[in-house]
RNA sequence: UGAGCAGAUCAGAUGAUCGCUGGUCCGGACGCAACCGGACGGGAGGAAAGUCCGAGCUCCACAGGGCAGGAUGGUCGCUAACGGCGACUGGGGGCGACCCUAAGGAAAGUGCCACAGAAAAUAUACCGCCGGUUGGGUGCAACCCGGUCGGUAAGGGUGAAAAGGCGAGGUAAGAGCUCACCGCUUGCCUGGUGACAGGAAAGGCAUGGUAAACCCCAUCCGGAGCAAGACCGAAUAGGAGAACGAUUGAGGGCUGCCCGCCCGAUGUUCUCGGGUAGGUUGCUUGAGGCAGCAGGCAACUGCUGUCCCAGAGGAAUGAUCAUCGCCGCCUUGCGGGGUAACCUGGGGGCGGAACAGAACUCGGCUUACGAUUUACUCAAGCA
Repeated sequence: UGAGCAGAUCAGAUGAUCGCUGGUCCGGACGCAACCGGACGGGAGGAAAGUCCGAGCUCCACAGGGCAGGAUGGUCGCUAACGGCGACUGGGGGCGACCCUAAGGAAAGUGCCACAGAAAAUAUACCGCCGGUUGGGUGCAACCCGGUCGGUAAGGGUGAAAAGGCGAGGUAAGAGCUCACCGCUUGCCUGGUGACAGGAAAGGCAUGGUAAACCCCAUCCGGAGCAAGACCGAAUAGGAGAACGAUUGAGGGCUGCCCGCCCGAUGUUCUCGGGUAGGUUGCUUGAGGCAGCAGGCAACUGCUGUCCCAGAGGAAUGAUCAUCGCCGCCUUGCGGGGUAACCUGGGGGCGGAACAGAACUCGGCUUACGAUUUACUCAAGCA
C1' cells in the first nucleotide's frame, strides 16, 4: 500500500421564527364538559420493517385426561420463555484471521441409491489370473488361437460409493490366509460437571450409504388475539317461520376426535328479515433506561444510586433561515515532511448526506442501509 475477517459507536448539533400535538398549573366563567389564551415540561428507529419464533396481558373457562397433530434434537450454562444467546466438544470449509453445522437411532421395521457397470446389500464375475482336460496351427517341444470343468476377487474397467487401507510374507494363482503399522470393536486407566479427548491391552474384526425419506427414541406444546376485551348511551319490528325438548337433558361450549366437565327449561339451535356501528376505556411505570461496584471465560446475575424518556385515533412528532460539524471534489503568493513525485494541516469555493416512520407492550431472529473507528490475517515493497 492492497485484499480480507470479526466487532463497537453514531444516525448530525445549536439558535431564531412560524406551526401541530399530549401532560401539569393558572385565567376567561357560577360549576362540569367543550372552546379560547398563557407558563413549564415532553413528542418516531437502530432497524419502528418482515410477521418468522417466544412471552406479558385479555377472553373462551371453573378446570382435567387420552389419541391425533406439531415443534425441537451434541454437552453444559443464561433467560420470564424461545426454534434465541454464551462457552465447549465432534464433523466440514478456508493459506489464514475466521466461518458453517438439520450434530440422537441404519442390528426394530419399510422404502430409495438414476445412468454406467458383471454386480448397489444375506449384492457379483465383464476383461482377466491359476490348475485339470481337450481340439487346431505342426510329427514333437516352445509359442499362438479356441472348447469345457474347477479355484480366485489381489490387478483392470464403470461409478458418488463395489465385502477396511498400505507394505511384506505366503500361495498353483489369490484372499486378514499370516505379520507390522493405521482403522474398527470390547472392556480398563488418566483428564474433564459433561459431550468427549488421550494412553496401553486384547480381538482378524466391520452386513455400504441415505432418516433435510417414512419411521423409532427423548423433551416440549390448549385455542384465539388489542379489529383481544370492558363500560356507557342510542336505535329497531321484545318481527316471522321451522326442528327438537322440558331434568330419563334437546341444543351449545371447551383447536380436530373421544372421555370428562360446564351452561341450559316462558329452553336451545337453525333460516329469513330489520336496527346500531356513537362515546369512554384498554393505552403506557416497565421481565424499564442510565451510572458505579461485585461475581462469572462469556452470555448474564446481584447490590447501590438516579431518571420518567410519545400515546395519536384516519392518525400529531413539522417547515424555513443561519452557523458549526461529517463526507467528497477543485484550488491555494500559507505551515510541516520530502531531492522530486507527493503526503499532511490550514484558508477559499462547489456539492452531498443512506435504509427508512410508532399504533397494546417486551425478548430474539431475518432483511435494508450511510459515516467513523478498534483488533487481527494474508500478499507485495521499504527500513

Model confidence (mean pLDDT): 78 of 100.
Bacterial RNase P class A from an uncultured delta proteobacterium, 383 nucleotides, folded computationally.
Its Rfam family is "Bacterial RNase P class A". Gene Ontology terms of the family: dimeric ribonuclease P complex, tRNA processing and ribonuclease P activity. From the family's description: Ribonuclease P (RNase P) is a ubiquitous endoribonuclease, found in archaea, bacteria and eukarya as well as chloroplasts and mitochondria.
Of the family's consensus pairs, 99% are formed in the model.
The sequence was found by an Rfam model in a public genome assembly.